[in-house]
RNA sequence: CCGCGCUAGACGGGGCGUUGGCGGUGCCCUGUACCUGAAACCCGCCUUAUGCAGGGUCGAAUUCCCCUCCGAGGCGCCAUCGGUGGCUCGGCCUGAGUGCGCAAGUGGCGUUGAAAACUGGGUCCCCUGCAAUAGGACGGCGUGAACCUGGUCAGAUGGGAAACCAAGCAGCCAUAAGCGUCAGUCUCUAUGUGCCGGGGGGUUACCUGGUUGGAGCCAACUACGCAUGACACCGAGUGGCCGUGGCGUCGACGAGGGGUGCGCGG
Repeated sequence: CCGCGCUAGACGGGGCGUUGGCGGUGCCCUGUACCUGAAACCCGCCUUAUGCAGGGUCGAAUUCCCCUCCGAGGCGCCAUCGGUGGCUCGGCCUGAGUGCGCAAGUGGCGUUGAAAACUGGGUCCCCUGCAAUAGGACGGCGUGAACCUGGUCAGAUGGGAAACCAAGCAGCCAUAAGCGUCAGUCUCUAUGUGCCGGGGGGUUACCUGGUUGGAGCCAACUACGCAUGACACCGAGUGGCCGUGGCGUCGACGAGGGGUGCGCGG
C1' cells in the first nucleotide's frame, strides 16, 4: 500500500416552549435525513442526564470525532423615534341633548272683551220619580183523580113478603193541589238597563255659561339665566402590540483545519 472480516460510531441538527434540570412528543428554523410502536393531569432519565421498546443498513471516512470562521433563525435586555389601539386623570370655561325659569324678538289668542274676582251648570257621591227588563202575587181560560174528592150513579151486590131502602164500581159531569197559557191590573222585589226627570251634598282640579272688570294672556320657535350633560378635540400618566436601532445569548446549513481503530492474508 492492497484485499477480506469486524468494532467504536453513524443513519440529522438547532431555537422556543415545558421541566428543579436533561432528552423526546408540541411550535418554528435549517433542508433530505432507515423502518415500526406509544408518549401532555405525558414518556424515558439525573449533570458521565443529549430519549424509550423492537427490527434493519452503513461502517474507519465525501459519511465518524474535535476546533475555528460564516451565519438562516430564535430568545433576553435597553433605548429612541414612529405607528396602533387600551385604561386613568385633567382641560375645554366649548357643547348635541334634557329639565326648570324668563318674556326681549317671532308667532298665536284677546275690545266680536285678556288677566283677576264672584257666581250657575257638568264631570264625583247619596236619596228618589218614571220607563225598560226580569221575577213574584192576584185574575181569566185550558188541562187535571183506578181506589184513598164531590154529584148523578146503568149493570151487579146487600136488606125486605113486597113497596121500597142502603152502600156504591165503570161511565158522564164537576172540582183540589199541580201544570200550561194569556193579556190586564195591582202590588212588591231586583238591576254591568236609560241621548228621561226631581231633591240634597261636595270639590275648586278641569270643562262650560253669566256678571263685574277693561288689557292683557300663552310659551311653540329664537335669545337669555340656572342645573345636568354625551361625543369629538387637546394635554399628562401608565402599561400592551408592531416597526426601527443597539447590546447580549444560543445557533442550523455551509467553508477551512486537524484527529480516530482491531484481526487475518498478500